[in-house]
RNA sequence: GGGGUCGUAGCUCAGCUGGGAGAGCGCCACGUUCGCAACGUGGAGGUCGGGAGUUCGAUCCUCCUCGACUCCA
Numbered sequence: 001g002g003g004g005u006c007g008u009a010g011c012u013c014a015g016c017u018g019g020g021a022g023a024g025c026g027c028c029a030c031g032u033u034c035g036c037a038a039c040g041u042g043g044a045g046g047u048c049g050g051g052a053g054u055u056c057g058a059u060c061c062u063c064c065u066c067g068a069c070u071c072c073a
Stems, first nucleotide, its partner, number of pairs: 001072007010025004019056001027043005049065005
């Protein structure tokens, strides 16, 4: 320098053919308990790596760019 995979909540990840941003764990509150753990209920938390474009509408399509891993040289 070139090719490939990946980047979504604090962590691990899902997201079907472009239309609701989600799960588990963690965190906070409440309930049960003498208390803890455990369990149950509710809640907070996200520029979907960044920018631009296409579209009525983009996590999803196109282009540029940043980072991680990997292969070739």

Record summary: The RNA shown here (transfer RNA) has 73 nucleotides and comes from a Gammaproteobacteria bacterium. It matches the Rfam family "tRNA". Rfam classes the family as a transfer RNA. The organism belongs to Gammaproteobacteria, within Bacteria.